Two RNAs folded together computationally: RNase P RNA and transfer RNA, 435 nucleotides in total.
It holds a member of the Rfam family "Bacterial RNase P class A". Gene Ontology terms of the family: dimeric ribonuclease P complex, tRNA processing and ribonuclease P activity. By type it is a ribozyme.
Order: sequence, then structure tokens, then C1' cells
RNA sequence: CUACAAUGCCAGGCUGUCGCUUCUUGUAAAAGGGGAGAGGAAAGUCCGGACAGCAAAGAGCAGCGCACCACCUAACGGGUGGGGUUCCUGUAAAAAGGGAUACAGAGAGUGCCACAGAAAAUAACCGCCUUGCAAAGGGUAAGGGUGAAAAUGCAGGGUAAGAGCCUGCGCUUUAUACUGGUAACAAUGUAAAGGGGUAAACCUUGCGUGCUGAAAUGCCAAAUAGGCGGACGAUUGAGGGCGGCUCGCCCGAUGUCCGCGGGUUGGCAGAAAGAGGUGAUGUGUGAGCAGCAUCCCAGAUAAAUGACAGCCAUUCCGGGACCAUACGGAAUAACAGAAUCCGGCUUAUAGGUUUUGUAGUUGU
RNA sequence: ACGGGAAUAGUUCAACGGUAGAAUAGAGGUCUCCAAAACCUUUGAUCGUGGUUCGAAUCCGCGUUCCCGUG
Repeated sequence: CUACAAUGCCAGGCUGUCGCUUCUUGUAAAAGGGGAGAGGAAAGUCCGGACAGCAAAGAGCAGCGCACCACCUAACGGGUGGGGUUCCUGUAAAAAGGGAUACAGAGAGUGCCACAGAAAAUAACCGCCUUGCAAAGGGUAAGGGUGAAAAUGCAGGGUAAGAGCCUGCGCUUUAUACUGGUAACAAUGUAAAGGGGUAAACCUUGCGUGCUGAAAUGCCAAAUAGGCGGACGAUUGAGGGCGGCUCGCCCGAUGUCCGCGGGUUGGCAGAAAGAGGUGAUGUGUGAGCAGCAUCCCAGAUAAAUGACAGCCAUUCCGGGACCAUACGGAAUAACAGAAUCCGGCUUAUAGGUUUUGUAGUUGU
Repeated sequence: ACGGGAAUAGUUCAACGGUAGAAUAGAGGUCUCCAAAACCUUUGAUCGUGGUUCGAAUCCGCGUUCCCGUG
């Protein structure tokens, strides 16, 4: 320098004409005038909230979810910082740097571990030692072999042969003391132990969690017949609220439930000032937080947000070693499009650009 | 707006976490004068991508496509 991958950012601007949605002004009604008009993901609907209703939302069990520590946050399965583990680079070994991490418990219990192998967790196939004429038996986990995985490593003692059987030095785990740290954890000392793996198998422990969702919900208007059939029931209560179950609570008598038939199927609110945006300051390692200034910034209900022209800006080309300027030409694209709102996550994304990595080429 | 489920050979379906199989279709052969049927042989697949595990169609996350339910 080129290509690829990952990662963060930008996702053209202004003016004019015509058109669309909405607000406002204007008017008797109009005409006309003025303002505003998609995104970083508006997407997937994967999490979490706001808000509303279910009686005033309570208790237990079940179910579901989460799982190193601290912090941020309205909340979260999100984020930030740290710890442990692991992988890569690097080194004689370290140090150091980078990446990943669903990371409680396998000293509670149950299950599973194909094939191979003697044995997959109450280890004896070969080997070694030993009893025995032999057949057969006993001891032994040091060695061989199988496997993804085989019962703590080295040295010495010990023994018939061996073995943590014993001792020393290590390794790992647990408990405990002390030091550092808010903590996870780390360093050191002491004691005990030597246990296969698997909880994204059942499960255990701890914590959290009521359900339904804007077609929620409230109001107005319109419509119509207190229609027909069936069942239950009289306060010692049918049935319902209640949508996992139980308890508890509440409503309940010209009452309640089920089925059939008929009518209506329009409007307003919810719904656009908010965990709001922008700017600089302070604070914190950071995610963030605090006060100050300033701004008002889409809103439909079959659903608007577009087209054309010009200028500027950016990139590329003419263009040849580099740079600057001028001229001419081309392009401005991809993913995608609000529908109650907000915070995240995930996925998609042309072109330009930041950082990192890999590969290649050229020069020193 | 919510909730639940599915994806495996061309097609319809199986498969405790341990060699992906059956039917049918396709290809070749045997039989036949030629076909069909029958018999023999054979090809062919876990929606995609990551993770857990010694090992994944199966378990978990994300994505893609499709189906069902509630109002």
C1' cells in the first nucleotide's frame, strides 16, 4: 500500500415548483396565508418497564425465570468496572499484551457415560508375588494395554510382591487463622482429605415472579324485544369476580348460567411535554449522575412523509511519481419504512471513515 | 397485541445424547418377444449459525420460513 474480517461513527444540505398528512390562521362557507412531517435500526417481538383493567392485588403450593463480586438503572436475562477460569501471542521460564466466558452446588440424593476395555466407580485382562503336582485360589493399582475419561506427582523407606502403608518435598480441594481488598478474590500459616465426568439430565440451595394486554380501558352516540329454549337456586345461598390449584376476601335474589335467534358495529378520550432532545459545565476509572441554559420535535385509522429542477458538499474518473489549484463528467446508493410510549438486546445495512487483526506485495 | 408449536432422502413419516432408518419415488440389473408386477443392487437428507458435552437430529441461545390458538 492492497484485499478480507471484526468494530465504532456518518447515513448528505439548502432553495424553488407541483402534490400528500396534520396543526394553525382566516371566513357565513370557501379561497388564500403560515408552521411541522420517519429510523439507526421505525424491523424481529427476544427481554424489561410505564400505563390501564381484573375487588382493595393478599397468603401458601405448583409452575416459570435468574445465578462470581461491586456498581449503574424506573426495571431488566441490559450495561460498566473488577475477580476467577480458559485460549492465543510472547519468554529458557516468567513478566507483559489480546480474546472468550450461561461462572451457585457433582462432601445431599437419583440417573446416564455408546464402541473399545478386565473394570466407567463396591476396579484384577496381561504382568508381579504367593499357596498348589495340577486344576484352581489368594494378595497386589508400581508397569502394559483400551478409552474422551482409569483412582494425587517425585524421591526415599517399607514389603513375599506391592500400595499414601509411612516420611519428606510438591499439586488440588475443604475448613480455619491472619494480612490486603467494600466484595468476589489473592498472599501466607495451620489442620484434614485425595473425591472420574455430566446440573444448556432430574434435582438441591438462594433470589425474583399474580394475570391480561391499546382490539387494554373510560365516555358519548346509534340500535333493540326486557325475544325463545334449557338448567340451577331462596340467605344453612345457585352462580360469579378468579384467567394453574388451594385458602382468604368481595358481589349476589322480578337472581345466575348455558344455548339459539335478532339489532348495532359510528365518534371522542387513551395518543404525543416525555425515565424528552440539544449545548457546555461539574463529578465519577466507567456505565452514569447532578444542577444550568435552550428547544417543542410526525402522528394516521386503510393509514401522509413524494416527484422534478438548480446550487453547495462529499467521493470517484479524465490523470500518467507526488502535492495543490482550476476545468469537464458520473454517483449520492444499502438495509428499510412509524401506529400507545420508553430503556435495552438481536438481526439487516451501499458508500465513506476510525481502530484492531489476518494474508499478500513493495521499499529500507 | 399476545400465547403455543413445527422444520429430517424428491414425497410421507421414524429415530433414550452414542453407526440417521422405513415406505414410496429415481437409477442399474434379473425375469419377458416387449412392458407391468415381482426379485436383487444402488443414489439421496437432519432449516441456518454459534455454544454445552468425550460425543448433538435430539439440550441451550440467536436468526429464517411455516402452522395453530385467544380477543